The RNA shown here (Guanidine-I riboswitch aptamer) has 103 nucleotides and comes from Bradyrhizobium sp. BTAi1. NCBI's taxonomy places the organism under Bacteria, Pseudomonadota, Alphaproteobacteria, Hyphomicrobiales, Bradyrhizobium. Its mean pLDDT, the model's own confidence on a scale to 100, is 79. The model forms 100% of the base pairs in the Rfam consensus.
[in-house]
RNA sequence: AGAGUUGGCAGCUAGGGUUCCGGUUCUCUCGAUGAGAACGCUGGUCCGAGAGCAGCCGCCAGGGGAGAGCCCUGGUGCACGGCGGGAUAAAAACCCGGGAGAC
Numbered sequence: 001a002g003a004g005u006u007g008g009c010a011g012c013u014a015g016g017g018u019u020c021c022g023g024u025u026c027u028c029u030c031g032a033u034g035a036g037a038a039c040g041c042u043g044g045u046c047c048g049a050g051a052g053c054a055g056c057c058g059c060c061a062g063g064g065g066a067g068a069g070c071c072c073u074g075g076u077g078c079a080c081g082g083c084g085g086g087a088u089a090a091a092a093a094c095c096c097g098g099g100a101g102a103c
Base pairs, nucleotide, nucleotide: 007057008056009055011053012052015047016046020044021043022041023039024038025037026036027035028034058076059075060074061073062072063071064070078098080101084096085095086094
C1' cells in the first nucleotide's frame, strides 16, 4: 500500500433496561375499594448482536438441458477491538461500527 462470495430479510438467544402490565414498600383513607409516589424486582410486554444460533432468499462454481429467469450438486471462508457519541421511556453485545486502533 492492499483485496475479499464481508450481501438482504424476518425468527430466536446471550445481553439490556423500565414506557405499559404485574410485584414489593410507602402515602392519602377508620378500613376496604380506589388514587398517588418510590423500587428493576430471577416475571410478561419491549430493545437486542458484523465478530451468537438456526431458517429463507440472494450470490459464486460445476453439471444437466436446444435454451432460459428452469433443474441438480457443492460452496458462501476469516473476524482482537476501545474511549466517546446517538436513538428510544430507558439501557445494552442496539446504531455510529468489520469505524479508530491492534494483528